c-di-GMP-I-UAU riboswitch aptamer from a Flavobacteriaceae bacterium, 78 nucleotides, folded computationally. Its mean pLDDT, the model's own confidence on a scale to 100, is 88. It was read from a public genome assembly, where an Rfam model found it.
RNA sequence: CUACGAAAGGGCAAACCCAGGGUGACCUGGGGACGCAAAGCCACGGGACUGUAAUGGCAGUUAGCCGGGUUGCCGAAA
Repeated sequence: CUACGAAAGGGCAAACCCAGGGUGACCUGGGGACGCAAAGCCACGGGACUGUAAUGGCAGUUAGCCGGGUUGCCGAAA
């Protein structure tokens, strides 16, 4: 350094509820934990979803759907 994921210190935060934003999918903050070794970040490809419309097209959402890119804490065994 790559790989791997025992331990330790920690981290994130689903559903749902409250407040706010948005036409909407959904997002932000607080509460809350289903879970997560990248559940850190990125819409490049696929999927799903939303708006408009005419099925197309266009504009958006989702990274905790999959793939990919990129950075990263710790250090047992293999």
The organism belongs to Flavobacteriaceae, within Bacteria.
It matches the Rfam family "c-di-GMP-I-UAU riboswitch aptamer". Rfam 15.1 lists 17 matches to the family in 17 species. A reference for the family is Weinberg et al. (2017), "Bioinformatic analysis of riboswitch structures uncovers variant classes with altered ligand specificity", Proc Natl Acad Sci U S A. Its family is annotated with cyclic-di-GMP binding in the Gene Ontology.